[in-house]
Context: one part of a larger RNA
C1' cells in the first nucleotide's frame, strides 16, 4: 500500500408523496379613481418578530340573513384573561371608520415629511383653497364699441390597469448565401385614444350583358393571377361554401294624426349569482401495531365522482346524485308608470364645393411608376349640379350599374389581470412558474437591473421522565416511547464517489 468479504461514515442520488405550477373547457366578469384608485409607508394584539387582517371604532364596529357549539387568524405552544344557546367564533348583504404618502390636489418637498390661509365653531376641531376645459355671471387693457386678459362660480378631467382594438409615429439586426432597389415590417418600439369588445358597415360595391345586394369572421378559389435588382420574395380578387343577418337619420316647410323607438328613473313579476339545508346503505372472523385487506354472510344507489380515516372503505366521516333555499345586494328579462326624444301619412321640395377632378411631389391598395386604373393628400388649379355625376385596371365609344363630397347602427370576430366549477396518454422539488417553504425575499449593482438556495420524523409528540461519562458543554452510553429510533428531530428511502474498522490473501 493493494485486493476481497463484512460492517460502519460522508453524502444525498433513487424510490415512493404533494402542500405549488402548467395547459385547458365551461359559465361568470371585463374594469378601479377627486365619494381619493392601483400600490405603499406607520401603526393595531396581554405577547418580542414575519405573514395574514384591520385603520386612531385599528385580527375589528352596526345592522340583516345563514348556521348551531365551541371560539378569542397562521408561524406557535405554553400561561394569563375573556366571549359563548339572551346562539358566540365562524359564512353572507348592506353600512360606519378607514392615520399618512400616492393623480395628491392648499403651498413646499429629499414619497409616507414640512409650512399655511379663510369660514364655522369653540380651544378641540370639522370644511375649504391644485391644474386643465366647458357654461354662466361680474370686471376689463392698448382702443370708442369692443377684444385679450383678469375674478367668481358650477359640471367634467387627471391616476392606474394583463391582453385585445383603433389612430398618430416609426427602426434595425436579418434574407437576398456582398450590397444599395427590395426583405425584414408597417414588425419592435414611443405616443394618443376607447370598448367590454374595438374597428368596419348600409353600395357614387361588384359583376358581365346573366346578375348579386351593408359590414364582420371562417373554409376555399391559390401559393392561383399577377407583382418582384422578375433576385430574394411579396401575394390578392371574382365566384362557391359556412357562421351571424337589421336596418337607419339628418341636411325641410306646410297640413293631419299622438303614436313607434331609444335613453334614464321608480315599481311589479320571473331567472340567476352572492351564505346555505336535507340526503340512503355493515357486521363478523383471520392476520397485523392499526383494516379500508384475506375468508364468512348482508344491504344501498338518479348517490361506485373525489377526499379522508393507523394497509386498499359505494354502505366510519367529509361529500356525491337528486331535491330544496335569500332578510338584504347585484345582472339580465318582461310589463306597467314618470321624464325627455319624436314614429307615422300627405303635397311640394332638397339631394352634401375649394369638393369631384387636373398637374407636381409622397404614401396606401398583392400591384416596387410600369401601359396603371382605384384610394389618401403637401403644393397649386379647379366643375358639373339629376337633361348632372362616379365607376366598370390606360384611353375613347356603346352598354351596364351606382349616387360621393354629412351621420348612427346589435351579432357572427379578437383578448383574459380576474372569480367559479370542472377536467388533463401536463411537471413532481436540479422538473413544474423566477418562486410548494419568511420570494421577487436573501443576495449583488450608484443606478436601471440582476436575482438564488431551501419540502418530506411518526398513525399519534407518544419529541426521548431518570441515571451514566463530559466543561452546569458538544456529543454519546443505558432506561423509557413507539411496529420500527440504523424514525431521535443534522429525523422516509439512503445509490455513487470519497474515508474508515475488522478479517484473510498479496507485496
Nucleotide at each position: 500500500c493493494g485486493c476481497a468479504u463484512a460492517c460502519g461514515g460522508u453524502g444525498g442520488a433513487u424510490g415512493c408523496c404533494u402542500a405549488g405550477g402548467c395547459g385547458g373547457u365551461a359559465g361568470a366578469a371585463g374594469g378601479c379613481g377627486a365619494u381619493g384608485a392601483a400600490g405603499g409607508a406607520c401603526g393595531u394584539g396581554g405577547u418580542a418578530g414575519u405573514c395574514u387582517g384591520c385603520g386612531a371604532u385599528a385580527a375589528g364596529c352596526u345592522u340583516c340573513g345563514g348556521g348551531g357549539a365551541g371560539c378569542c387568524g397562521a408561524c406557535a405552544a405554553a400561561c394569563a384573561g375573556g366571549c359563548u344557546u339572551u346562539g358566540a367564533u365562524c359564512c353572507g348583504g348592506a353600512g360606519a371608520u378607514u392615520u399618512c404618502c400616492g393623480a395628491a390636489u392648499g403651498g413646499g418637498g429629499a414619497a409616507a415629511c414640512c409650512c399655511a390661509c379663510a369660514g364655522c365653531u369653540c380651544u378641540a376641531g370639522c370644511u375649504g383653497u391644485a391644474u386643465c376645459g366647458u357654461g354662466c355671471a361680474c370686471u376689463g387693457a392698448a382702443u370708442a364699441c369692443a377684444u385679450a386678459g383678469g375674478u367668481g362660480u358650477a359640471c367634467g378631467a387627471g391616476g392606474c390597469g394583463a391582453a385585445c382594438c383603433c389612430g398618430g409615429g416609426g427602426a434595425a439586426c436579418u434574407g437576398a448565401a456582398a450590397c444599395a432597389u427590395c426583405u425584414a415590417a408597417g414588425u419592435a418600439c414611443c405616443c394618443g385614444g376607447a370598448g367590454g369588445a374595438a374597428a368596419a358597415g348600409a353600395a357614387a360595391u361588384c359583376a358581365a350583358c346573366c346578375g348579386a345586394g351593408a359590414u364582420u369572421c371562417c373554409c376555399u378559389u391559390a401559393g392561383u393571377a399577377g407583382u418582384g435588382g422578375c433576385g430574394a420574395g411579396c401575394g390578392a380578387a371574382c365566384g362557391g361554401g359556412g357562421a351571424c343577418c337589421a336596418g337607419c337619420c339628418c341636411u325641410g316647410u306646410c297640413a293631419c294624426c299622438g303614436a313607434a323607438u331609444c335613453a334614464u328613473c321608480a315599481g311589479u313579476u320571473g331567472c340567476c349569482a352572492u351564505a346555505g339545508g336535507a340526503a340512503a346503505a355493515c357486521g363478523g372472523u383471520c392476520u397485523g401495531g392499526g383494516a379500508a385487506g384475506g375468508c364468512c354472510g348482508g344491504c344501498c344507489a338518479u348517490a361506485g365522482c373525489g377526499g379522508g380515516u393507523g394497509a386498499u372503505a359505494g354502505c366510519c366521516c367529509c361529500g356525491u346524485a337528486u331535491c330544496c333555499g335569500a332578510a338584504a345586494u347585484g345582472c339580465c328579462a318582461a310589463c306597467u308608470g314618470a321624464u325627455g326624444u319624436u314614429a307615422g301619412u300627405g303635397a311640394c321640395g332638397a339631394c352634401g364645393a375649394g369638393u369631384a377632378g387636373g398637374u407636381c411631389g409622397g404614401g396606401a391598395c398583392a400591384c416596387g411608376u410600369g401601359u396603371u386604373a382605384u384610394c389618401c393628400u403637401g403644393a397649386u388649379c379647379g366643375a358639373a349640379g339629376a337633361u348632372g355625376g362616379g365607376g366598370g385596371g390606360a384611353c375613347c365609344a356603346u352598354c351596364c350599374u351606382c349616387c360621393a363630397a354629412g351621420g348612427c347602427u346589435a351579432a357572427a370576430u379578437a383578448c383574459u389581470c380576474u372569480c367559479u366549477a370542472c377536467c388533463g396518454a401536463c411537471c413532481g422539488a436540479u422538473a413544474g412558474u423566477g418562486a410548494a417553504c419568511u420570494a421577487g425575499u436573501a443576495c449583488c449593482g450608484u443606478g436601471a437591473g440582476g436575482g438564488a438556495a431551501a419540502g418530506g420524523c411518526g398513525a399519534a409528540a407518544a419529541g426521548a421522565a431518570c441515571c451514566c461519562c463530559g466543561g452546569u458543554g458538544a456529543g454519546g452510553g443505558g432506561a423509557g416511547u413507539g411496529a420500527a429510533a440504523u424514525a431521535g428531530a443534522a429525523c422516509c428511502u439512503g445509490a455513487a464517489a470519497c474515508c474508515g474498522u475488522a478479517u484473510g490473501c498479496g507485496u
A computed fold for a 507-nucleotide part of an RNA from a Pseudomonadota bacterium, annotated as large-subunit ribosomal RNA, domain I. The full RNA is in RNAcentral, with records from ENA. Model confidence (mean pLDDT): 87 of 100. Taxonomically the source falls in Pseudomonadota (Bacteria, Pseudomonadati).